[in-house]
Context: one part of a larger RNA
RNA sequence: GAUUGAACGCUGGCGGCAGGCCUAACACAUGCAAGUCGAGCGGUAGCAGAGAAGCUUGCUCUUGGGACGAGCGGCGGACGGGUGAGUAACGCGUGGGAAUCUGCCUGGUAGUGGGGGACAACAGUCGGAAACGACUGCUAAUACCGCAUACGCCGGAAAGUGGGGGAUCUUCGGACCUCACGCUAUCAGAUGAGCCCGCGUCGGAUUAGCUUGUUGGUGAGGUAAGAGCUCACCAAGGCGAAGACGGGUAGCCGGUCUGAGAGGAUGGACGGCCACACUGGAACUGAGACACGGUCCAGACUCCUACGGGAGGCAGCAGUGGGGAAUAUUGGGCAAUGGGCGGAAGCCUGACCCAGCGACGCCGCGUGAGGGAUGAAGGCCCUUGGGUUGUAAACCUCUGUUGUACGGGAAGAAGCGAGUGACGGUACCGUACGAGGAAGCCCCGGCAAACUACGUGCCAGCAGCCGCGGUAACACGUAGGGGGCGAGCGUUGUCC
Numbered sequence: 001g002a003u004u005g006a007a008c009g010c011u012g013g014c015g016g017c018a019g020g021c022c023u024a025a026c027a028c029a030u031g032c033a034a035g036u037c038g039a040g041c042g043g044u045a046g047c048a049g050a051g052a053a054g055c056u057u058g059c060u061c062u063u064g065g066g067a068c069g070a071g072c073g074g075c076g077g078a079c080g081g082g083u084g085a086g087u088a089a090c091g092c093g094u095g096g097g098a099a100u101c102u103g104c105c106u107g108g109u110a111g112u113g114g115g116g117g118a119c120a121a122c123a124g125u126c127g128g129a130a131a132c133g134a135c136u137g138c139u140a141a142u143a144c145c146g147c148a149u150a151c152g153c154c155g156g157a158a159a160g161u162g163g164g165g166g167a168u169c170u171u172c173g174g175a176c177c178u179c180a181c182g183c184u185a186u187c188a189g190a191u192g193a194g195c196c197c198g199c200g201u202c203g204g205a206u207u208a209g210c211u212u213g214u215u216g217g218u219g220a221g222g223u224a225a226g227a228g229c230u231c232a233c234c235a236a237g238g239c240g241a242a243g244a245c246g247g248g249u250a251g252c253c254g255g256u257c258u259g260a261g262a263g264g265a266u267g268g269a270c271g272g273c274c275a276c277a278c279u280g281g282a283a284c285u286g287a288g289a290c291a292c293g294g295u296c297c298a299g300a301c302u303c304c305u306a307c308g309g310g311a312g313g314c315a316g317c318a319g320u321g322g323g324g325a326a327u328a329u330u331g332g333g334c335a336a337u338g339g340g341c342g343g344a345a346g347c348c349u350g351a352c353c354c355a356g357c358g359a360c361g362c363c364g365c366g367u368g369a370g371g372g373a374u375g376a377a378g379g380c381c382c383u384u385g386g387g388u389u390g391u392a393a394a395c396c397u398c399u400g401u402u403g404u405a406c407g408g409g410a411a412g413a414a415g416c417g418a419g420u421g422a423c424g425g426u427a428c429c430g431u432a433c434g435a436g437g438a439a440g441c442c443c444c445g446g447c448a449a450a451c452u453a454c455g456u457g458c459c460a461g462c463a464g465c466c467g468c469g470g471u472a473a474c475a476c477g478u479a480g481g482g483g484g485c486g487a488g489c490g491u492u493g494u495c496c
Base pairs, nucleotide, nucleotide: 001496004493006492007491008490009489010488013365014364015363016362017361020357021323026321027320028319030318031317032316035075036074037073040072041071043068044067047066049063050062053060054059055058082276083275084274091201092200093199094198095197096196097195100193101192105189106188107187108186109185110184111183112182113147115145116144122137123136124135125134126133127132160181161180162179163178164177165176168175169174202248209239210238211237214236215235216234217233218232219231220230221229251273252272253271254270255266256265257264258263278299279298280297281296282295301312302311303310304309329355331354332353333352337351338349339348340347341346368398369397370396371395378389379388380387381386402437403433404432405431406430407429408428412423440485441484442483443482444481445466446465447464451480452479453478454477455476461468462467
C1' cells in the first nucleotide's frame, strides 16, 4: 500500500447494489416452514344449498349433484431449506473404468381376461388421567390374494376411472363403441445414483515400526452390482524413511484476497460435491433413506401426570435466553421464478420475490453557484508598524441536484383476447416553495504533508519506531493557524 462477514471511538444528509452469529453442532417459549388428489374408495362430522314435517324461527329430521373433517388408497414427504460437528478419507478435485439400479419423462412392441377373501372408517361393548388401546360385528376400492395368458425352457403380470355417443342388447345401473388419464410386461433413451482405479490434496520423526479378516487363494453366502463385503477351509502374507502406524489440525473445490509474476494466504456470500440433524445404535417402507420437521431401542436433558404412565428435539423462517468485541423483523405476498399433488379449477410452498433494521462494504449524489476589499467586526500572533483567519463573512445576482407539499404514474403480466402486482401510489414525470434541513474525523519532532502562543515543569501526560516532558516543550494539555481524508475519519484485529 492493498484486503475484511469485522469490532471499538467520534461523527452522520440521500439513493442503488451486495452482505449481516466468524463465539456455544449451547438450550429453546410461541407461530409458521409438506402436502395434495372426491376424475381410486366406502362415506357425511362440520358448512352451504334444496325439499318436507314438527314447531319454541332456529332446532330436529331427510337428501348427497356443491363441498368435505376423520378413514382406506395413490403420489410427494430421499427435493427444496439449514449447518460444518465429524472426516487427512477415493471425502474432494481431475482423468479414466466395468460388474449395476433408475419413480416421474421420451420412443418402440405386446397386453389390460376371469374370480376370491379381508381390514379401516362405521356400529356396539370395554380399559385408560392422558397418550392411546382391546374385543365383537358390517363394508368399498386404482388396497390385498389365487387362476388364465406372457415371445427357446422354468418361474413370473395387470385396474380401473372420467367425458362423449348412433345402432343393438338391457335387470334401465349398464353392456358396447370411442377419446382422455391410468395399469402390466418388455426393449431402448434421457436423467439421477451406486461401485472401482491413476494422479493431486496440512504440519510434526521429541510418533518407527504397523497388521489376524490382517494379505492372497478355493468354495459358498450376500448385494441392484465387482470385491475379504460376510463365512468355512487353505496358504503366510500385506504396509513402511518416496514416512506406514499413532497423535494434532481441517469439510473439499469452482473461486476469493494479495502479488509484475512465480508464489503466499483463504474457502464468509453465490455454484458443485461430501457429511450431519439432541447423543449413540438399528432397521422398516420405498425407484430412491438407514430418512432434519418418519419408526424402534438406549442415554442425557426439558415438560405433563390421577404416579400406573406419557410427550419433545429450530444446524428450516422469524423470535427468546446464554456465550461474545460483535451480527437483523416473532413483517408482506404467492404477483413473478421454481417445486409437490391434481385432468383441471386450484391447494400447499418462511424455497422464492419483496419490505423492515444496522455507514457493515462498494458505487453515485448533495450539504450550493457567480460576484463581492476600504481587506468590516471578532479571534490569534506581534518587533505595536502590522500580519493572519480571508473572498472567508456580510451584501448583490442566481440555481434547484437533494428536501417539503401537491398533481400524474409504470415496466415487471404471460402464444392471442379478458382477468391477475406483495413490492406500491414505489421508481419515474410535472408544478410550487425556498440556500432554506444536511460536516465531520485524524494529524502537524523525524520517518511523513502541516507552527506559533499560553499552561504544565521527569508532574500531568504522549508514543508505531527513534524517542518527548526535570521553567522559554513546533513531541504533554488548550487555543489560533495549517495539512490530510471526507459521510465518513481514526484505532484494533487479520491476511498478502
A computed fold for a 496-nucleotide part of an RNA from an uncultured Synergistota bacterium, annotated as small-subunit ribosomal RNA, 5' domain. Its mean pLDDT, the model's own confidence on a scale to 100, is 87. Rfam family: Bacterial small subunit ribosomal RNA. Gene Ontology terms of the family: ribosome and structural constituent of ribosome.